Annotation: The part of an RNA shown here (small-subunit ribosomal RNA, central domain) has 350 nucleotides and comes from an uncultured bacterium. The full RNA is in RNAcentral, with records from Greengenes. The prediction has a mean pLDDT of 84.
Context: one part of a larger RNA
RNA sequence: CUGGGUGUAAAGGGAGCGCAGGCGGAUUGGCAAGUUGGGAGUGAAAUCUAUGGGCUCAACCCAUAAAUUGCUUUCAAAACUGUCAGUCUUGAGUGGUGUAGAGGUAGGCGGAAUUCCCGGUGUAGCGGUGGAAUGCGUAGAUAUCGGGAGGAACACCAGUGGCGAAGGCGGCCUACUGGGCACUAACUGACGCUGAGGCUCGAAAGCAUGGGUAGCAAACAGGAUUAGAUACCCUGGUAGUCCAUGCCGUUAAAGGAAGAUUACUAGGUGUGGGAGGAUUGACCCCUUCCGUGCCGCAGUUAACACAAUAAGUAAUCCACCUGGGGAGUACGACCGCAAGGUUGAAACUC
Numbered sequence: 001c002u003g004g005g006u007g008u009a010a011a012g013g014g015a016g017c018g019c020a021g022g023c024g025g026a027u028u029g030g031c032a033a034g035u036u037g038g039g040a041g042u043g044a045a046a047u048c049u050a051u052g053g054g055c056u057c058a059a060c061c062c063a064u065a066a067a068u069u070g071c072u073u074u075c076a077a078a079a080c081u082g083u084c085a086g087u088c089u090u091g092a093g094u095g096g097u098g099u100a101g102a103g104g105u106a107g108g109c110g111g112a113a114u115u116c117c118c119g120g121u122g123u124a125g126c127g128g129u130g131g132a133a134u135g136c137g138u139a140g141a142u143a144u145c146g147g148g149a150g151g152a153a154c155a156c157c158a159g160u161g162g163c164g165a166a167g168g169c170g171g172c173c174u175a176c177u178g179g180g181c182a183c184u185a186a187c188u189g190a191c192g193c194u195g196a197g198g199c200u201c202g203a204a205a206g207c208a209u210g211g212g213u214a215g216c217a218a219a220c221a222g223g224a225u226u227a228g229a230u231a232c233c234c235u236g237g238u239a240g241u242c243c244a245u246g247c248c249g250u251u252a253a254a255g256g257a258a259g260a261u262u263a264c265u266a267g268g269u270g271u272g273g274g275a276g277g278a279u280u281g282a283c284c285c286c287u288u289c290c291g292u293g294c295c296g297c298a299g300u301u302a303a304c305a306c307a308a309u310a311a312g313u314a315a316u317c318c319a320c321c322u323g324g325g326g327a328g329u330a331c332g333a334c335c336g337c338a339a340g341g342u343u344g345a346a347a348c349u350c
Base pairs, nucleotide, nucleotide: 003322004321005320006319007304008303012318014201015200016199017198021194022193023192025088026087027086028085029084030083031082033081034080035077036076037075038074039073040072041071042070049065050064051063052062053061054060091191092188093187094186095184096183097182098181099180103177104176105175106174107173108172109171110154115149116148117147118146119145120144121143125136126135162169163168206247207246208245209244210243211242215241216240220236221235222234223233259317260316261315262314263313264312267295268294269293270292271291272290273289274288275287276286277285299306300305323350324349325348332343333342334341335340
């Protein structure tokens, strides 16, 4: 390489868009590039294979045939692939009618709570723990009432509920805006699928500049615990957490550790969003489509388990794996302000 694989053994790219490439619905006609059949030329000899022969056998040698699976050319076929032309509607898309939603961006508003400040009441404790102490408090704390400031997050509703490609998204209102689903069947007529490179998005932490800072809280300080305690517990507390802009970023246990798309293959039972039937009826019931869970047959699986949301049966395309360690290291290259990221070995060793 081939083969075999990728939920948990090594292995699915974090996600999307998409150039090239690969693959691609039904039907009619033409062409004949692929394809199939026939002919011709060539495919050196030796070698190999088969048969026969020569050295007393064998190795070795000689002869004949076959083979040389290929290339060139010509004649023919037209099923399949391709290509050109035409037609179609079921794939895909557009339109129309409805509909659910924490989908996104910007602005505004609201209440509860914590903290701080001012004032009233009030007096000796408060706080904290396994028990304490550090800490706060007679300069009046904690508690309680009234007023004010400011920042961050949105209890209940709340649900293996919803939306989004993923990351993710949760108070209320407004503006702008993306996508989905159902029904319809008016329009286009294969316009599709996948997608190396490429581009875009991408939690948290971290970085740069400028703001902001209530609570929480790496680092740090103190008190405990302990043999020690650079920890777990407690009292404080700075970066940070928040906002704007730009990085980090091919970053994460970016996980369903499950690539995308399409088709097919018993059932049962919840739940979210539609449509149709039945009905007096928005209930219940029946049918159906899309989503989200559980159970379960066939089948699959090393087992666990998966089982129409497949890890079943098939097809297309991409990514990735090939014993453990060395090592996601070294070197080089590219990216980054840095931290670091991506690509990615070998010696040696078991």